[in-house]
Context: one part of a larger RNA
Order: sequence, then structure tokens, then C1' cells
RNA sequence: CUGGGCGUAAAGCGCUCGUAGGCGGUCUGUUAAGUGAGAAGUGAAAUCUCCAGCGCUCAACGCGGAAAUAGCUUUUCAUACUGGCAGACUGGAGGAAUGCAGAGGUAAGUGGAAUUCCCGGUGUAGCGGUGACAUGCAUUGAUAUCGGGAGGAACACCAAUGGCGAAGGCAGCUUACUGGGCAUUUCCUGACGCUGAGGAGCGAAAGCGUGGGUAGCAAACAGAAUUAGAUACUCUGGUAGUCCACGCCCUAAACGAUGGAUACUAGACGUAAGAGGUAUCGACCCCUCUUGUGUCGCGGCUAACGCAUUAAGUAUCCCGCCUGGGGACUACGGCCGCAAGGUUGAAACUC
Repeated sequence: CUGGGCGUAAAGCGCUCGUAGGCGGUCUGUUAAGUGAGAAGUGAAAUCUCCAGCGCUCAACGCGGAAAUAGCUUUUCAUACUGGCAGACUGGAGGAAUGCAGAGGUAAGUGGAAUUCCCGGUGUAGCGGUGACAUGCAUUGAUAUCGGGAGGAACACCAAUGGCGAAGGCAGCUUACUGGGCAUUUCCUGACGCUGAGGAGCGAAAGCGUGGGUAGCAAACAGAAUUAGAUACUCUGGUAGUCCACGCCCUAAACGAUGGAUACUAGACGUAAGAGGUAUCGACCCCUCUUGUGUCGCGGCUAACGCAUUAAGUAUCCCGCCUGGGGACUACGGCCGCAAGGUUGAAACUC
């Protein structure tokens, strides 16, 4: 390589959009490119295979004959399948109408609780902290308590096994703008689809640049303890940062450690959104269906654990990736970045 694989053994790109390419529903006609059958030519010799052939005493070897030869060219025919062309269809896909749920996104405004600080009142000797201390704060009046004010950040209860989003992620309330989804109708278009190398966009936290902001928390740092030591765990402080705007960075156990799409394959019990039916004065209740989200479970699968209509089952299509451990999420080079670094990614050597 072939093959075999990718939840946990090596292996699913963090996620989406989409170019080329690959693959693609039902019916009819046509074509005959792929495909299949026949014929002709070609496919050097040697080699390989066969000979109830021959020659070296045998054999190897040599000679003769036969056969074979991936394929290629020309031509005739077949037309099921694939392709091309033409026409049609509605189940895939999309649209329309009527409804529905939602922390989906962006911007602006706004609310209460709490922490801290400031001012004033009451009040007096401690407070704070710990396993126990101490550093620290406090008679220039702290802690406690009441009233007033400032400012920043986060939104208790509701709250869930819940909801939304492609993922990252999203939660006080209100308004504006805006994306997606679901159900019903079966009204319209008529395969318009799936995947997607390159490419483009989004992408937690930390970090970076410029300018703001800074209540609390808190890397670094300082001090107090602990200890043999203590560059830690504990405590008292505390700066970047955390917050906002704009621009970068592009990585995570970016996890369901499970790529996307379609179809099929026992059920049971929850839950969220919607529709229909039954019942009723009406609303519940009950039943059915669709979509999502969970728990359990059969056949099947799995090394086992487990998965099991939300598959890790049965199949098809497309992409990505793996091929012993270390060296090595490294070196060198390329590309990207302000930098930090990211991405692509070896070898010697060694077991």
C1' cells in the first nucleotide's frame, strides 16, 4: 500500500457558511459516453505455464511447438443500470398563509437587595481573624446601630431533570431593531438536494494595543503564621486583571471525549412547545399525532464498560482523522501575529 479502524485503547477539524469535486427522488422518450457481447488488428524476443516433443549419459541448460498476455485501436450489436439530452411528476427541498414558545443576538433606558467608601446621630473599648496566634483596624472614637449620600459590579427568590442558540455561549425589568425554530393548512415552485478539499466568518477564559472605569474579588508583590525549611496550603493587605468602547489574539477536558445528511429497526415512563379528537355550560382530565429534551429497556452491537428510534443497531453518500512508546502539542522552513505565541510539522537516537 491493501486492509482495518476513530465514546473510553492511536484517531471526529471548536463550530458554521460555502467554491471546486464526489454523490443524488419518481415516470416517459431519445442517445449509446460508461457498461456488456461478438469480430478483426496489435500486444517483439526472452521469461512464466503446458507438450503421451527433441538435444547434451540424467538434470540444470538449450532447441522446437502450443498456450497465455494487463491493455490499446477499429468495427457490429444489446440498452437493464450509470451518464448526456428532451419532457413530465410530487413524496425530498424551498416558498406562502395562520398561529406559538423561548436567558437567541444588538443597542438604549431603568430597578431593588448587598459589599465598600464618605457625611451626620447614638454609643464605648475593643474589633477582626484563626486549629491556635499574629500581622491589620481602633480613644484623631473603630466594631455595632440609625439616617443621608457616592460609585462600580453582579442580578437572590422564580429556577427545573426546564428553555434558546451552529458552536463558543445566553438569566433583574422595559423598549426599539433583528436571526433562527416548531405546529397546522396542503395553496405555490418543481429535485431547486446532501456533503464539502481549498476559502470565508464566528469562536470561553487568559493575554496584548489605545482610551476610559475600578465597589467587590484578586495572579504578582509585602507582611503575619505554620514548618527542619515553606519561594505553598491559613490569615492581613494588595497591583495588573476582572468592567466599558474599539482593534488584535484563535487556544481549551472548545466533551456527548461520539463529524454531517437520509432511511429503516419492540416498547415503557417523564418533561417542554404545538395541533387534533373525546368530554363539558366552560376550563381541566383522558386519548392520538408532530417537534425537542430526559430516564429505563428488547432484538442487535461492543474487548468490556455500556449504546440502544437523540444508536455506539442495520445500510447508503460526502468530509476529516489514525497506523507502537519516547524524542515531540519539539527542531528547521513556510504562513499568521504588536508581542505572547498559533498553525503546518520531521529526523537522528532510544525502548

The part of an RNA shown here (small-subunit ribosomal RNA, central domain) has 351 nucleotides and comes from a metagenome.
It matches the Rfam family "Bacterial small subunit ribosomal RNA". Gene Ontology terms of the family: structural constituent of ribosome and ribosome.
The full RNA is in RNAcentral, with records from SILVA.
Model confidence (mean pLDDT): 87 of 100.